The RNA shown here (transfer RNA) has 78 nucleotides and comes from a Planctomycetota bacterium.
The coordinates come from a structure-prediction model, not an experiment, and the mean pLDDT is 82.
RNA sequence: GGCCCCUUCGUCUAGCCCGGUCUAGGACAUCAGAUUUUCGAUCUGAGAACAUGGGUUCAAAUCCCAUAGGGGUCACCA
Numbered sequence: 001g002g003c004c005c006c007u008u009c010g011u012c013u014a015g016c017c018c019g020g021u022c023u024a025g026g027a028c029a030u031c032a033g034a035u036u037u038u039c040g041a042u043c044u045g046a047g048a049a050c051a052u053g054g055g056u057u058c059a060a061a062u063c064c065c066a067u068a069g070g071g072g073u074c075a076c077c078a
Base pairs, nucleotide, nucleotide: 001074002073003072004071005070006069007068010028011027012026013025020058030046031045032044033043034042051067052066053065054064055063
């Protein structure tokens, strides 16, 4: 340098292929409440994320392009 893949709550992830009840779901963690003599456990609830920019579309986490970061592979160099 070429090609391919990945990037979503604090963490791990689903959804992406095949656009549409997605103001994005789940688990753990956090916070609040209930229960309990207390702690723990249990139950209920809340907050919390689509790498950045652009394009296509009535509609984009999803499709396309570029950029950034990370990974794999091949080649070059020696």